Predicted 3D model of a 72-nucleotide RNA (transfer RNA) from a Patescibacteria group bacterium. NCBI's taxonomy places the organism under Bacteria, Bacteria candidate phyla. Its mean pLDDT, the model's own confidence on a scale to 100, is 80. Its Rfam family is "tRNA". It is annotated as a transfer RNA.
[in-house]
């Protein structure tokens, strides 16, 4: 330098055009308990950046940024 893959919550993963982006763990709160833990109820939290297509984009297209694999 070229080709391909990936980027979503603090972490690990879903959602591949459609209504409010979900789950587990983690965190906060409540209740329980003599106290702690476990278990129960509950709350907050995310689409890498910028454009385009579309009635509608996490999804499709272009560029950039970051990570990875292969080739040279």
């Nucleotide at each position: 330098g070229g080709u391909c893959c990936c980027g979503u919550a603090g972490u690990u993963c879903a959602a591949u055009g459609g209504a409010c982006a979900g789950a587990a763990c983690a965190a906060g709160g409540c209740a329980c308990u003599c106290c702690u833990a476990a278990g129960g109820c509950u709350u907050a939290g995310a689409u890498g950046c910028a454009g385009g297509u579309u009635c509608g984009a996490u999804u499709c297209c272009c560029g950039c940024c970051g990570g990875g694999a292969c080739c040279a």